[in-house]
RNA sequence: GAAUGUAUUGCUCAGUGGUAGAGCAUGUGCUUAGCAUGCACGAGGUUCUGGGUUCAAUGCCCAGUACCUCCA
Numbered sequence: 001g002a003a004u005g006u007a008u009u010g011c012u013c014a015g016u017g018g019u020a021g022a023g024c025a026u027g028u029g030c031u032u033a034g035c036a037u038g039c040a041c042g043a044g045g046u047u048c049u050g051g052g053u054u055c056a057a058u059g060c061c062c063a064g065u066a067c068c069u070c071c072a
Stems, first nucleotide, its partner, number of pairs: 001071001003069001005067003010024004018055001026042005048064005
């Protein structure tokens, strides 16, 4: 220099254009003498950044940033 892929809650990841979910972690309550386990209920997301298409974008298009893989 060229090609490909990834970016979503604290972590690991789903999500076929219609107001974003799971597991773990975390908070509260119940249970216990207490802890752990278990049960119930919560909080936590400008979906990497900026544009475009669309009535509507996490998902489509363009550019940029960071990282992975590969070629030279």
Molecule: transfer RNA
Organism: Vicugna pacos